[in-house]
A computed fold for a 569-nucleotide part of an RNA from a Candidatus Sumerlaeota bacterium, annotated as small-subunit ribosomal RNA, 5' domain. The organism belongs to Candidatus Sumerlaeota, within Bacteria. The sequence was found in a public genome assembly. It matches the Rfam family "Bacterial small subunit ribosomal RNA". Its family is annotated with structural constituent of ribosome and ribosome in the Gene Ontology. The coordinates come from a structure-prediction model, not an experiment, and the mean pLDDT is 83.

Context: one part of a larger RNA
RNA sequence: GAACGAACGCUGGCGGCGUGGAUUAGGCAUGCAAGUCGAGCGACGAACUAUCGGUAGCCUUGGGGCAACUUGAGGCUACUGGUGGGGAAAGCGGCGGACUGGUGCGUAACACGUGGGUAACCUACCCCAGAGUGGGGGAUAACUCCUGGAAACAGGAGCUAAUACCGCAUACGCUUCUCGGAACUGCGGUUCCGGGGAGUAAAGGUCUCGGAUGGGAAACUGUCCGAGGUCGCUCAGGGAUGGGCCCGCGUCCCAUCAGCUAGUUGGUGAGGUAACGGCUCACCAAGGCGACGACGGGUAGCUGGCCUGAGAGGGUGGUCAGCCACACCGGGACUGAGAUACGGCCCGGACUCCUACGGGAGGCAGCAGUCUAGAGGCUUCGGCAAUGGGCGAAAGCCUGACCGAGCGACGCCGCGUGCGGGAUGAAGCCCUUCGGGGUGUAAACCGCUGUCAGUGGGGAAGAAUGCCCGGGAGGUCUCGGCUUCCUGGGUUUGACAGUACCCGCAGAGGAAGCUCCGGCUAACUCCGUGCCAGCAGCCGCGGUAACACGGAGGGAGCGAGCGUUGUUC
Numbered sequence: 001g002a003a004c005g006a007a008c009g010c011u012g013g014c015g016g017c018g019u020g021g022a023u024u025a026g027g028c029a030u031g032c033a034a035g036u037c038g039a040g041c042g043a044c045g046a047a048c049u050a051u052c053g054g055u056a057g058c059c060u061u062g063g064g065g066c067a068a069c070u071u072g073a074g075g076c077u078a079c080u081g082g083u084g085g086g087g088a089a090a091g092c093g094g095c096g097g098a099c100u101g102g103u104g105c106g107u108a109a110c111a112c113g114u115g116g117g118u119a120a121c122c123u124a125c126c127c128c129a130g131a132g133u134g135g136g137g138g139a140u141a142a143c144u145c146c147u148g149g150a151a152a153c154a155g156g157a158g159c160u161a162a163u164a165c166c167g168c169a170u171a172c173g174c175u176u177c178u179c180g181g182a183a184c185u186g187c188g189g190u191u192c193c194g195g196g197g198a199g200u201a202a203a204g205g206u207c208u209c210g211g212a213u214g215g216g217a218a219a220c221u222g223u224c225c226g227a228g229g230u231c232g233c234u235c236a237g238g239g240a241u242g243g244g245c246c247c248g249c250g251u252c253c254c255a256u257c258a259g260c261u262a263g264u265u266g267g268u269g270a271g272g273u274a275a276c277g278g279c280u281c282a283c284c285a286a287g288g289c290g291a292c293g294a295c296g297g298g299u300a301g302c303u304g305g306c307c308u309g310a311g312a313g314g315g316u317g318g319u320c321a322g323c324c325a326c327a328c329c330g331g332g333a334c335u336g337a338g339a340u341a342c343g344g345c346c347c348g349g350a351c352u353c354c355u356a357c358g359g360g361a362g363g364c365a366g367c368a369g370u371c372u373a374g375a376g377g378c379u380u381c382g383g384c385a386a387u388g389g390g391c392g393a394a395a396g397c398c399u400g401a402c403c404g405a406g407c408g409a410c411g412c413c414g415c416g417u418g419c420g421g422g423a424u425g426a427a428g429c430c431c432u433u434c435g436g437g438g439u440g441u442a443a444a445c446c447g448c449u450g451u452c453a454g455u456g457g458g459g460a461a462g463a464a465u466g467c468c469c470g471g472g473a474g475g476u477c478u479c480g481g482c483u484u485c486c487u488g489g490g491u492u493u494g495a496c497a498g499u500a501c502c503c504g505c506a507g508a509g510g511a512a513g514c515u516c517c518g519g520c521u522a523a524c525u526c527c528g529u530g531c532c533a534g535c536a537g538c539c540g541c542g543g544u545a546a547c548a549c550g551g552a553g554g555g556a557g558c559g560a561g562c563g564u565u566g567u568u569c
Base pairs, nucleotide, nucleotide: 001569002568003567004566006565007564008563009562010561013415014414015413016412017411018410019408020407026371027370028369030368031367032366035095036094037093040092041091048085049084050083051082052081053080054079055078056077057076058075059074060073061072062071063070064069102326103325104324112250113249114248115247116246117245118244121243122242126239127238128237130235131234132233133232134168136166137165143158144157145156146155147154148153173200174199175198176197177196178195179194180193181192182191183190184189204231205230206229207228208227209226210225211224212223213222214221215220252298253297254296259289260288261287264286265285266284267283268282269281270280271279301323302322303321304320305316306315307314308313328349329348330347331346332345351362352361353360354359379405381404382403383402387401388399389398390397391396418448419447420446421445428439429438430437431436452510454505455504456503457502458501462496466491467490468489469488470487471486472485473484474483475482476481513558514557515556516555517554518539519538520537524553525552526551527550528549534541535540
C1' cells in the first nucleotide's frame, strides 16, 4: 500500500447492488417449512341448500254456528320424512416425502481435484421402437359393537371395496440348462445364428357414441354391455439422465512418532451384493507395508475460486457453484428404482416436558424468533405474481425453495449538502517587532439554480399462461363427435407497489465530519505544564521559552465517512 463475513471510538443526508451467528455441531417457547390425486377404492356423508309431503302453532280469508267451536284454501315459523345438490374430516391405494433447504462435527481418505476403466454394475418418472393386457380367488382398513387405558394408544367380534393382495392361462421376448456353428478378443470372455427342455407377466380408470336396465312425482341420479379416444398396467430391447465400484497422478505439520500388520498378504472353495473384491466364512500357504517416510500423533471438509503480488509464490476456502460428510449422542435394519432416510422406524444414552406414578411425548446444523457464551452479525414480515419443484387428465392444491420488502455506513459504487458576484478586506478570534499580518471572497449583502429529501398529479416493464368462442392441419370414428398441434378474437392472473420512472409546486431552505501537523510524512505559531501530567508505529519527546504533552489560532489529508485494533499478502 492492498484486502476483510470484521469489531471499537467520534461522526452520519439520500439511493442502487451486494452482504450479515466466523464463538456454543450449546439448549430451545411459538408459528410455519411436504404434500397431492375423488379421472384407483369403499363407507359415512357435517354445515348450507332445492323440491315434494306430514304434524303443531300463529295470521289472512270463505262456509256452518248466538257463542264455544268446526270445516276448506293460502301464507309464515318450528320439528320431521322422501328425492336431489353440496362437499368438510378420516381410511385403503398410488406417486412424492432419497429432491429442495441447513451445517462443517467427523474425515489426511480414492474424501476431493484431474485423467481413465467397468468384457464387474444399477437406474423410478421421461423418450424411441416391439409384444401383451385372458380368466378366477381369498382377505382387510374405514364403519358398527364390545373391552382396556389418565393419556399416548391398544385388543376382540362382525361387515365391505379397489389400479391393495394371491393362484391359473398365455410368452413376442427374457432367464437358465443343453446341443451345433460363426465372428471378435485384453484369452478372462463378449456378440451373433440355429435346435431342444424348464421357469417367468399384467389393472384398470375416465370421455364420447350406441344399447340394455333400476330409483324418484319431477328435477335428477345409478348399474351393466359394446366400439373408439385418452390416461394407465405387464414383459422385454435401445436411449437419456442420475448413480455404484476400480485405477494413475496431485493434496498440511511433527522423525523429540521408526518400525507396522493376524482377515493381516496371497490362494482354493463357498456365501453375499446391482456389481468386482479378504466384502464375509472354511481350509491352505507365510506373506504384505516402510527413510520415495510405513505406523503413530496434531491440525483440517476438498475444489472452481477469493485476497495479495510485476511474476514466481504466499495466504485463504465466507457469500455463489460442484463434490463429500453430518442431522440430540451411539448403534441397527425396514420400506423403496433410489436412504447419512434432517422435519421415517427400532434399541441404548444424556437432556427437556406431561402423568391419575402404571406409563408416555420430543429433537430448529429448515425460515423467523428466544436464552446462554461473546468485541460481534437482522424481521416471530409479504406473496406464490415470476422461476423452479411435488401431485393431478385438467382446473388446481402445496412449496420459509424462491421472488420481494424490513433492519445494520458491514462493503462497493453513485449523488447531494449549492452556483455566480461581492472589500486593499467588516466584526470576532489568533499572532505581532504595535507598523501591521492571518482567518478571508470566507461572511454579510446582491443575483441565480432546483439534484436529493418534502409535497401534488400521472404511472410501468416484469404476463408467459389459464378459461371461453371461432378457423386451419393431423389422428380416430358408428361421421354426431372426441382429441393433439398451429392460429385469430374475447376475457383473466402482480407480493413487490401507487414502487421505479415522468410532470408540476415551494424554497438555499433539511444535510460535515474525522485524523494528523519533530523525522520517516503533506502541514507552525502562542499559551499552559516543568522527567510532572502525558505522547509514542520506529527513532524518540517532557527536568522553565516543548513546532513531539494539554488547549487555542492557523495549516495538511481524506470525506458520509475518518481513525484505531485484529488478520493476510